[in-house]
């Protein structure tokens, strides 16, 4: 870089260098920023993905392992420490509204904008792991 699987509603900042951008990209919003952004180095703290001990399951002819949940830990690897992953685009649901087409009529249908919403897609991040 590519793949595959899990996760993304909580959580958690100080100091010191630095000097104007920044919130991944694109466009539109909205925020952040000289009361100091980005990057860096120090400390801190978060969480619990690996990983550490126990239990239970499933598996085998028996056990360990190795898979799957579970309770607890945090010493190491990694990560992360403004806003849901800042929010919207793409699909789709729902009530109202606008606006139109068929139809005698009852209805049944297109389109538009706002608004709530899906553990949706894709995109992206993060960890484990595969080649």
């Nucleotide at each position: 870089c590519a793949c595959u699987u899990a996760u993304c509603a909580a959580g958690a900042a100080a100091g010191g260098c630095a000097g104007a951008g920044g919130g991944a990209u694109a466009u539109g919003g909205c925020c952040c920023g000289a009361u100091g952004a980005a990057g860096c180095c120090u400390u801190g703290g978060c969480a619990a993905c690996c990983c550490u001990a126990c239990c239970g399951g499933a598996a085998u002819a028996c056990u360990c392992g190795c898979c799957c949940g579970g309770u607890a830990g945090a010493a190491g690897g990694u990560g992360c420490c403004a806003a849901c992953u800042c929010c919207a685009u793409c699909c789709u649901g729902c009530a109202c509204g606008g606006u139109u087409g068929c139809g005698c009529a009852a209805g049944c249908g297109g389109c538009c904008u706002g608004g709530c919403g899906g553990a949706g897609a894709g995109a992206g991040a993060u960890a484990a792991g595969u080649c």

Annotation
SAM riboswitch aptamer (S box leader) from a Chitinophagaceae bacterium, 131 nucleotides, folded computationally. The sequence was found by an Rfam model in a public genome assembly. The source organism's lineage runs through Bacteria, Pseudomonadati, Chitinophagia, Chitinophagales and Chitinophagaceae. It matches the Rfam family "SAM riboswitch aptamer (S box leader)". From the family's description: The SAM riboswitch is found upstream of a number of genes which code for proteins involved in methionine or cysteine biosynthesis in Gram-positive bacteria.